c-di-AMP riboswitch aptamer (ydaO/yuaA leader) from a soil metagenome, 126 nucleotides, folded computationally. Of the family's consensus pairs, 92% are formed in the model. Its mean pLDDT, the model's own confidence on a scale to 100, is 82.

RNA sequence: AGCCGAAAUCCAUUCAUGUAAUGGAUGCGGGGGACCCAACUUGUGGGGCGCAUUUCCCGUUUUCUUAGGGAAUAGGACACUUCCAGGUCCGAGCCCGUCAGCUAACCUCGCAGGCAUUUGGAAGGG
Numbered sequence: 001a002g003c004c005g006a007a008a009u010c011c012a013u014u015c016a017u018g019u020a021a022u023g024g025a026u027g028c029g030g031g032g033g034a035c036c037c038a039a040c041u042u043g044u045g046g047g048g049c050g051c052a053u054u055u056c057c058c059g060u061u062u063u064c065u066u067a068g069g070g071a072a073u074a075g076g077a078c079a080c081u082u083c084c085a086g087g088u089c090c091g092a093g094c095c096c097g098u099c100a101g102c103u104a105a106c107c108u109c110g111c112a113g114g115c116a117u118u119u120g121g122a123a124g125g126g
Base pairs, nucleotide, nucleotide: 002115003114004113008026009025010024011023012022013021014020015018027111028110029109030108031107032106037101043098045099046096047095048094049093054072055071056070057069058068075090076089077088078087080124081123082122083121084120085119
């Protein structure tokens, strides 16, 4: 000093002196929550965060059996921003617990984790 991401900054206190703990403020992000509007529908339950949705094939499973793999795809990322061309990747996972449309006031939660080289042209910006 850079990338994904909301996941940052400052102040105070503490002692084990640290990328520490606790508290507060600002900032960023999420959820719940009226009128009106919408929707009338709950078992094949429903819903939330997220780019991560959908389809097909093979296999597993259906008493015991470490179950998954592949090909695509909506969508998303790649060093200031946008456009064009090209290239490389991701296309997961987790949570609530029978319950939630939108939603002002209001209430409430999070501020983690994981990474490593940077294509070219044009315009704009710094």

Its Rfam family is "c-di-AMP riboswitch aptamer (ydaO/yuaA leader)". Rfam links the family to the GO terms regulation of gene expression and cyclic-di-AMP binding. Rfam's curators write: This family represents a conserved RNA structure found upstream of the ydaO and yuaA genes in Bacillus subtilis and related genes in other bacteria.